[in-house]
RNA sequence: UGAGCAGGCCAGACGACCGCGGGCAUAAGGCGAAAGCCUGUGCGUGAGGAAAGUCCGGGCUCCGCAGGGCAGGAAUAACGGGUAACGCCCGCCAGGGGUGACCCUCGGACAAGUGCAACAGAAAUAUACCGCCGUUUUACGGUAAGGGUGGAAAAGUGAGGUAAGAGCUCACUCGCUGCAUGGAGACAUGUAUGCGCUGUAAACUCUAUUCGGAGCAACACCGCGGGAGGACAUGAGACCGGCCCGGUCGUCCUCAGGAGGUGGCUUGAAUCUGCCGGCAACGGCAGAUCUAGAUAGAUGGUCGUUUAAUACAGAACCCGGCUUACAGACCGGCUCAGCAU
Repeated sequence: UGAGCAGGCCAGACGACCGCGGGCAUAAGGCGAAAGCCUGUGCGUGAGGAAAGUCCGGGCUCCGCAGGGCAGGAAUAACGGGUAACGCCCGCCAGGGGUGACCCUCGGACAAGUGCAACAGAAAUAUACCGCCGUUUUACGGUAAGGGUGGAAAAGUGAGGUAAGAGCUCACUCGCUGCAUGGAGACAUGUAUGCGCUGUAAACUCUAUUCGGAGCAACACCGCGGGAGGACAUGAGACCGGCCCGGUCGUCCUCAGGAGGUGGCUUGAAUCUGCCGGCAACGGCAGAUCUAGAUAGAUGGUCGUUUAAUACAGAACCCGGCUUACAGACCGGCUCAGCAU
């Protein structure tokens, strides 16, 4: 210098004027008996890294629920740690990719049982089509070396062996299992008179762990009118065209739901700074700070300076994650290649 890898951080700033929501103050104006309300004025404050998708995990609220077991259903799935918790995060293992920095993995068990494996192929877990060998030769038996089919054909290569062959035997290799050593563990390394076993669990199933339901339009309170049910009164009157029967209009109680208002509502697993522990996720201690709370829903506009100010997008009970969208700028770290010293 070029090409890459992984991460952090910002998401315009400053000034002037005008405007809007919430808070506090108010000796001004209006209303009111007052409490106070409205308007004005002053001060201070006012969206995000994803506020989004609503996919996981919690807080909070209401409903349900003696306790235990079985069955059924759902979710998760190497190992160790972190966390309030998680399907999240960190570290690590195994497998795969890359020259490398580094990246990817729905990564338990088919060697418990059952099922399935299209087409092709003789045969798909058991088989003899061609071939080879033998015999009592139109047939029968042996044989998985070779051919052919397939994603997969009885662990692979070589030698011995045999009628021909075959883990039948041996050597090496591969896998499994047992043992030993190391490790916190997944696992790694070594070893054996051991075993040789197709694939598939996003097939049934098995193993381990976890799991009540609904959600702030939850829920609580205030006051309002209507509805349903019950009790009492049915004396008089009114209405249902007239008459009879019956019903409604009355008072009290209960129940469910509704429009409105208030609370829930923002001090919280909070934020920032420093120190300490830890590879890290994260944790501990000390100090400082208060940082939207609307309900038809505020956070905007104009101008100036800054090269440019342009992306995705906008709170609605609150947190921790994941996923998705995103212009541009900045900060260090690492790898490979070339050149120069």
This is a predicted structure of a 341-nucleotide RNA (Bacterial RNase P class A) from Candidatus Limivicinus sp. NCBI's taxonomy places the organism under Bacteria, Bacillati, Bacillota, Eubacteriales, Candidatus Limivicinus. The prediction has a mean pLDDT of 75. It is recorded under the gene name rnpB. Of the family's consensus pairs, 94% are formed in the model.